[in-house]
């Protein structure tokens, strides 16, 4: 000097279910919120799926599927995770 992790800015991607007459209730980061989450080290999210097992008042509520197939990036700052180059002893 290059540089991981982390953070910030800009841009982009995503979901919005179940019960109830309604008000509300359940799970969750978030249930159309201006918020929340995720951006290739990608389970944010989609397909498989009107799938399978276990729960529940009910539901992706929970687990499998899943080492499956897709899926949206640039810059800046801090910098020693590892490694390399140079110099000195």
């Nucleotide at each position: 000097c290059c540089c991981a992790c982390a953070a910030g800015c800009u841009a982009g991607g995503g979901g919005u279910g179940c019960u109830g007459a309604a008000a509300a209730g359940c799970u969750g980061a978030g249930a159309u919120a201006g918020a929340c989450c995720c951006u290739u080290g990608g389970a944010a999210c989609c397909u498989g799926a009107c799938c399978c097992g276990g729960u529940u008042a009910a539901u992706a509520c929970u687990g499998g599927c899943g080492u499956a197939g897709g899926g949206a990036a640039g810059c800046u700052u801090c910098g020693g995770c590892a490694g390399g180059a140079c110099u000195c002893c």
This is a predicted structure of an 89-nucleotide RNA (TPP riboswitch aptamer (THI element)) from a Gammaproteobacteria bacterium. It was read from a public genome assembly, where an Rfam model found it. The organism belongs to Gammaproteobacteria, within Bacteria.